[in-house]
Context: one part of a larger RNA
């Protein structure tokens, strides 16, 4: 100089406090532990590991185990011989592969017609390949985290013998080291805040696949929606009040919006020898008939049990049935698949249109209208279990997802504790998309409906500042 205090002072944050749904108790999903196992592949560990790496474990992935093979090797160069590569069909084998060959089949580029040269494949010898082997306490990248919290430093000056100090500290004031005002301090950089993007008005331009009249379609037009490109428009700009005549707060005006409009993107010196040698890269060790490579089966899917995230309930603001409205954002060619025909149904048959503002996934659901249950372990609740099916795919036994039909567990709002959220937000309702052959209660995203309560800053938690005290540095 920090760092710490169950010292003080100020001052912030869904911190706490007012509310509201929530976990915790019940089923069942993933995830972990532990335990079992030939294996249960390995990594991650308070907060910041545990619906995490995984945006998809039935073979493949896949690293693990079992058995079965190969050793210049599944991949890369380099030398040397031979040979065009290629190869239906056969036999063994669980495949991987081995076996003899064979119909077929002479290719590319020079040429002196002798052949030479690419390119590939076999053989052989070795140089060498491989390694998801170790070390993230050797490292690069990237990542979390305090934290979008306001810090966090340098130049010169000046002070002090130094280590330091001042600047940055006061008085105000913000979301802010944002701004004022003073000051042995005068400037400066990393950050803040603005530039970006989207959403909220509003003009010009442009009009097809849109959009307008309509029942519908032809044809016609761009006024509106829209869609998208350029502008505008918000700056405390104006008005009052307060304030130190500042900075600014508060009130009001006009306005589609108002004091950083509402999301987003962006994360300062550093901290935690945090994460990751299994994304890649990469030092140094290890391993080279294996710690490498191919296979087939098995496993990652175990199961007394703890813990974490969900999800579906315990019901009438509800379950069933009938009718009947309103989106938004996406994805579609090895695809989305309509109209119809078929099956109770998942599905099938078949194949219009789309390479998409045109066509199709597309039914939105909650809502609303009418009818039914009437409080029941129930017409609530759907685990489990038994048949019988359908689709993907070499192939659903271990181990998929779905449908019909019977089955019809626990569950009556769940202890001490414990989480989220301040507005188009909780809550709730569907609806897409990556991944993907097929699997979604997970994860990203999209609208529909749409609340309650915040006096406050005494407490508990995290942080900033400025002070004191200190056995620590």
């Nucleotide at each position: 100089u920090g760092a710490c205090g169950g010292g003080g002072g100020c001052c912030c944050g869904c911190a706490c406090a007012a509310g509201c749904a929530g976990u915790g108790g019940a089923g069942u999903a993933u995830g972990u532990g532990g335990u079992u196992u030939a294996a249960u592949u390995c990594g991650a560990a308070g907060c910041a590991a545990c619906g995490c790496g995984a945006a998809a474990a039935a073979c493949c992935u896949u690293a693990c185990c079992a058995g079965g093979c190969c050793u210049u090797g599944a991949c890369a160069u380099c030398c040397a011989a031979c040979u065009a590569a290629c190869g239906a069909a056969g036999u063994a084998g669980a495949g991987a592969u081995a076996c003899a060959u064979u119909a077929g089949g002479u290719g590319c580029c020079c040429u002196u017609c002798g052949g030479g040269g690419a390119a590939a494949g076999u053989u052989g010898a070795g140089a060498c390949a491989g390694g998801u082997g170790g070390u993230g306490c050797a490292u690069g990248g990237u990542u979390g985290u305090c934290g979008u919290c306001a810090g966090c430093u340098c130049g010169u000056g000046u002070c002090g013998u130094g280590a330091g100090a001042u600047g940055u500290u006061g008085g105000g004031u913000u979301a802010a080291g944002u701004c004022c005002c003073g000051c042995a301090a005068c400037g400066a950089g990393c950050g803040c805040a603005a530039c970006c993007c989207u959403u909220a008005c509003u003009g010009u331009u442009a009009g097809u696949u849109g959009c307008u009249a309509c029942g519908c379609a032809a044809g016609a037009g761009c006024a509106c929606u829209c869609u998208a490109a350029c502008a505008g428009g918000a700056c405390u700009g104006c008005c009052g009040u307060u304030g130190a005549c500042a900075a600014a707060a508060c009130g009001g005006a006009g306005g589609a919006a108002g004091g950083u409009g509402g999301g987003g993107a962006c994360g300062a010196c550093g901290u935690c020898a945090a994460a990751u040698c299994a994304u890649c890269a990469u030092g140094c060790c290890c391993u080279u008939u294996a710690u490498g490579u191919c296979u087939u089966g098995g496993g990652c899917u175990u199961c007394a049990c703890g813990c974490a995230u969900g999800c579906u309930a315990c019901a009438a603001u509800g379950g069933c049935c009938g009718g009947u409205a309103c989106a938004a954002a996406g994805g579609g060619u090895u695809g989305c698949g309509a109209u119809a025909c078929u099956g109770u149904g998942a599905g099938g048959u078949g194949g219009a249109g789309c390479u998409a503002a045109u066509c199709c996934c597309a039914a939105a659901a909650a809502g609303c209208c009418g009818g039914u249950c009437u409080c029941a372990g129930u017409u609530c609740g759907g685990a489990u279990u038994g048949a019988g099916g359908u689709c993907u795919g070499c192939a659903a036994c271990u181990c998929g997802a779905c449908c019909u039909c019977a089955u019809g567990a626990a569950g009556u709002u769940g202890g001490a504790g414990u989480c989220g959220c301040u507005a188009g937000u909780a809550a709730u309702c569907g609806c897409g998309g990556a991944u993907c052959a097929g699997c979604a209660u997970g994860c990203c995203g999209c609208g529909g409906u749409g609340a309650a309560u915040a006096c406050g800053u005494u407490c508990c938690c995290g942080g900033g500042c400025c002070u004191u005290g200190c056995a620590c540095u």